A computed fold for a 73-nucleotide RNA from a Candidatus Kuenenbacteria bacterium, annotated as transfer RNA. The prediction has a mean pLDDT of 82.
[in-house]
RNA sequence: GGGCUCGUAGCUCAGUGGUUAGAGCGCUCCGUUCACAUCGGAGAGGUCGGUCGUUCGAAUCGACUCGAGCCCA
Numbered sequence: 001g002g003g004c005u006c007g008u009a010g011c012u013c014a015g016u017g018g019u020u021a022g023a024g025c026g027c028u029c030c031g032u033u034c035a036c037a038u039c040g041g042a043g044a045g046g047u048c049g050g051u052c053g054u055u056c057g058a059a060u061c062g063a064c065u066c067g068a069g070c071c072c073a
Base pairs, nucleotide, nucleotide: 001072002071003070004069005068006067007066010025011024012023013022018056027043028042029041030040031039049065050064051063052062053061
C1' cells in the first nucleotide's frame, strides 16, 4: 500500500428498511431471610464509532473517515 470482517447499555451479544432499540450478566431499590446468598418484582443506564448522502422512513443501504482484528504485498 491492497483486501476481508467487526464497532449497538458497564461486559458478552441479538436486531439485515417501518410505531416506542432489546436479551443475558452486572448496577440500584422493594419483597423474602436474624443476616447473606438464591429466588420474585420494579427501575436506572444507549446521540447504534463519526460526518455526509439515498429514502416518505436508516442501527439496517451507499460514500468518506476513525478504531480493532485477520490475510496479501

Its Rfam family is "tRNA". By type it is a transfer RNA. The sequence is in RNAcentral, with records from ENA. The same sequence occurs in records of 5 taxa. Taxonomically the source falls in Candidatus Kueneniibacteriota (Bacteria, Bacteria candidate phyla).